[in-house]
RNA sequence: ACGUACCACCUGCAGAAUGUGUGUGAACACAUCGGGGAACCCAAUAAUGGGGUGAAUAGGGCUUAAUGCCCUUAGGGCAACCUUCCGCCCGAAUCCGACAGCUAACCUCGUAUGCAGACGGAAGGCCUGG
Numbered sequence: 001a002c003g004u005a006c007c008a009c010c011u012g013c014a015g016a017a018u019g020u021g022u023g024u025g026a027a028c029a030c031a032u033c034g035g036g037g038a039a040c041c042c043a044a045u046a047a048u049g050g051g052g053u054g055a056a057u058a059g060g061g062c063u064u065a066a067u068g069c070c071c072u073u074a075g076g077g078c079a080a081c082c083u084u085c086c087g088c089c090c091g092a093a094u095c096c097g098a099c100a101g102c103u104a105a106c107c108u109c110g111u112a113u114g115c116a117g118a119c120g121g122a123a124g125g126c127c128u129g130g
Stems, first nucleotide, its partner, number of pairs: 010117005018031005033110005042101001049099001050096004058072005075090004081125006
């Protein structure tokens, strides 16, 4: 001097997933944000089950004992916010258990996890500061 790994702080990304307080701890309470169930009215009409969370749907090809791989795609993400363009990436997983349309009152649940280290650039608009 360079490279790699680990730890801490800081900043930031996906996501509803953050804040305050109590407690020796386990954990709990409130607030915040988010989800589910649930009337009249309205809507709907069975079958091969159906449904929820989520952007994560749909199609094609190859291949296998099982399966796996590739391409495209509805849709989604990328450092204040919105729109447009270009670039990069995702396009999963899981839960309920015969059962759920919408839905006020009401009831109920979650508030995790996984990552990154000059970040994605430009134009216009808007906002804020000097």

Overview: Predicted 3D model of a 130-nucleotide RNA (c-di-AMP riboswitch aptamer (ydaO/yuaA leader)) from a Dehalococcoidia bacterium. Its Rfam family is "c-di-AMP riboswitch aptamer (ydaO/yuaA leader)". Rfam's curators write: This family represents a conserved RNA structure found upstream of the ydaO and yuaA genes in Bacillus subtilis and related genes in other bacteria. Its mean pLDDT, the model's own confidence on a scale to 100, is 79. It was read from a public genome assembly, where an Rfam model found it.